[in-house]
RNA sequence: CGAGAGCAAGAAGCGCCUGAGCCGCGGCGCGGUAAUACAUUAUGCUGGUGACAACCGCGCGCAGGCUGACGAGGGUGGAAGUUGAUCGAAAGAUUCGGCGGAUGCUUCCCGGCUUUGCAGAGAAGCCGCCAAUCGGCAUACAAAAACCGCGGGCGACCGUGGAACAGAAGUGCCGUUACUCUGCAUA
Numbered sequence: 001c002g003a004g005a006g007c008a009a010g011a012a013g014c015g016c017c018u019g020a021g022c023c024g025c026g027g028c029g030c031g032g033u034a035a036u037a038c039a040u041u042a043u044g045c046u047g048g049u050g051a052c053a054a055c056c057g058c059g060c061g062c063a064g065g066c067u068g069a070c071g072a073g074g075g076u077g078g079a080a081g082u083u084g085a086u087c088g089a090a091a092g093a094u095u096c097g098g099c100g101g102a103u104g105c106u107u108c109c110c111g112g113c114u115u116u117g118c119a120g121a122g123a124a125g126c127c128g129c130c131a132a133u134c135g136g137c138a139u140a141c142a143a144a145a146a147c148c149g150c151g152g153g154c155g156a157c158c159g160u161g162g163a164a165c166a167g168a169a170g171u172g173c174c175g176u177u178a179c180u181c182u183g184c185a186u187a
């Protein structure tokens, strides 16, 4: 230095890279420097052949490297299944393509909430502690890119400071719809 195995830690719009795009100090090649140095050959003349290294320029894309999703929202009662798992911003050239994972979704079980006095049973919907559906109006909240700077790298590119800009879920208000049986209480 490399390979394998094991252990630990860490990330969850998260990780990775055999495609792709891009870079490519170094490496390789070409040209210049060079009508040269030096050597050799020929000649007696001011001829011929002809470089290494370094430096400069160009090319290749070999080693090696860069890019490859910007945040908001969303998690854990248990199990199983499933995969392009919500929202906008930027861009209009890769946020392409691929792999893995995942807080999404579905089903079952557990616990709970709502269905207009209370309790119980069923049913429906919902929640996992903001707990029913649908509709309307209002409303809070971002990062990156771009811009103005700083820093790192040969470079592709990377890091970082400043000020700004969403939508969905959410929140508030209004409206809408929300069953059956039994018991109790009150009138």
Stems, first nucleotide, its partner, number of pairs: 014100004019096001020067004026062001027060006039049003070088003077109006110128006117184006132177001134175006147162006

Description:
This is a predicted structure of a 187-nucleotide RNA (glmS glucosamine-6-phosphate activated ribozyme aptamer). Of the family's consensus pairs, 82% are formed in the model. It matches the Rfam family "glmS glucosamine-6-phosphate activated ribozyme aptamer". Rfam links the family to the GO terms catalytic activity and regulation of gene expression.